[in-house]
RNA sequence: CCACGAAAAGGCAAACCCGCUGAAAAGCGGGGACGCACAACCACGGGUCUAAAGCUGAAAGGCCAGGACAGCCGGGUCGCCGAAG
Numbered sequence: 001c002c003a004c005g006a007a008a009a010g011g012c013a014a015a016c017c018c019g020c021u022g023a024a025a026a027g028c029g030g031g032g033a034c035g036c037a038c039a040a041c042c043a044c045g046g047g048u049c050u051a052a053a054g055c056u057g058a059a060a061g062g063c064c065a066g067g068a069c070a071g072c073c074g075g076g077u078c079g080c081c082g083a084a085g
Base pairs, nucleotide, nucleotide: 002085004082005081011036012035016031017030018029019028020027021026034071040077041076042075044074045073046072047069048068049067050066054063055062056061
């Protein structure tokens, strides 16, 4: 260095509960740990969710600008440790 994920140190924190924000998806804070080598950062490609505005419709609903998810997959940027190979 490559590949890999043994050990140790440290980090993050799913579901769920409480509070706040939001139309919602969801986000933030506190508690809590299912998991995670980057579960750090970026919506670039795909995907999923939402759809207050808009279009459509008699209505129910449908479509969709936009929004959300990096803990869905791929990609980009940065990055801890080092046993065996």

The prediction has a mean pLDDT of 87. c-di-GMP-I-GGC riboswitch aptamer from a Desulfobacteraceae bacterium, 85 nucleotides, folded computationally. It was read from a public genome assembly, where an Rfam model found it. The organism belongs to Desulfobacteraceae, within Bacteria. Rfam family: c-di-GMP-I-GGC riboswitch aptamer. The family has 40 seed sequences and 1,298 matches in Rfam 15.1.